Annotation
Large-subunit ribosomal RNA, domain VI from a metagenome, 252 nucleotides, folded computationally. Rfam family: Bacterial large subunit ribosomal RNA. Gene Ontology terms of the family: ribosome and structural constituent of ribosome. The RNAcentral record of the full RNA draws on SILVA. The prediction has a mean pLDDT of 86.

[in-house]
Context: one part of a larger RNA
RNA sequence: CGUAGGAAGUUUGAGAGGAUCUGACCUUAGUACGAGAGGACCGGGCUGGACCAACCGCUGGUGUACCGGUUGUGGCGUCAGCUGCAUCGCCGGGUAGCUACGUUGGGACGAGAUAAGCGCUGAAAGCAUCUAAGCGCGAAACUCACCUCAAGAUGAGACUUCCAUUAAGGGACGUCAGAGACUAUGACGUUGAUAGGCUGCAGGUGUAAAGGCAGAAAUGUCAAAGCUGAGCAGUACUAAUUACCCAAAAGA
Numbered sequence: 001c002g003u004a005g006g007a008a009g010u011u012u013g014a015g016a017g018g019a020u021c022u023g024a025c026c027u028u029a030g031u032a033c034g035a036g037a038g039g040a041c042c043g044g045g046c047u048g049g050a051c052c053a054a055c056c057g058c059u060g061g062u063g064u065a066c067c068g069g070u071u072g073u074g075g076c077g078u079c080a081g082c083u084g085c086a087u088c089g090c091c092g093g094g095u096a097g098c099u100a101c102g103u104u105g106g107g108a109c110g111a112g113a114u115a116a117g118c119g120c121u122g123a124a125a126g127c128a129u130c131u132a133a134g135c136g137c138g139a140a141a142c143u144c145a146c147c148u149c150a151a152g153a154u155g156a157g158a159c160u161u162c163c164a165u166u167a168a169g170g171g172a173c174g175u176c177a178g179a180g181a182c183u184a185u186g187a188c189g190u191u192g193a194u195a196g197g198c199u200g201c202a203g204g205u206g207u208a209a210a211g212g213c214a215g216a217a218a219u220g221u222c223a224a225a226g227c228u229g230a231g232c233a234g235u236a237c238u239a240a241u242u243a244c245c246c247a248a249a250a251g252a
Stems, first nucleotide, its partner, number of pairs: 001152001005163007015149004021049003025045003033038001051106005059100004066093005071086006110144003117137004169246003173189005194239003197235005203228003211222004
């Protein structure tokens, strides 16, 4: 821009893409078959491999503004306590998020029409013949079925609701994240929990400083303490203010 008024939702599916894998074991059954040796079809279960998808409750990884230990050196006048730098100085752990080595799921069942093939009926050709007329069975291939996209499908579809006179609706702006390069998408904007702060909780680290007590001291204890990023709630304290633009002059 189009889909001949403007919108908000919900959809149909022409068409397109994805997937389509396979082993071992148990049983049927030591049965059918076979002199024996050996040893099934068909069918029913169970469990793997590779591949694909989703997810983070578990097991792990990462986690450079989380917590702790510790070395050297500089600083805060000294001690104590902190702090800068040294690969995050090094080391031990680790929330959220992201992840695999983790977890869950998938290829199923079935239908249609068939291929090679196997048949029924059956003439030409009194027989025979699956074929000439006719009728069946038959494969991971084909069409469906399963998953995803999909009306620019210009063949532009359908349904519901709203507005038609100062609208419905949308944008911009602001606070943001289950979203994200930008944009877009989604949440919220005081009739408010959208983000920050604060409070509580979960989780992490592992018992802070100061002081008291015990001890000659190291140290222990009061003390699961103190600190704490992203998590979960609550709470308007702070910021989402007021205003603005399109629709809009076509149609009726």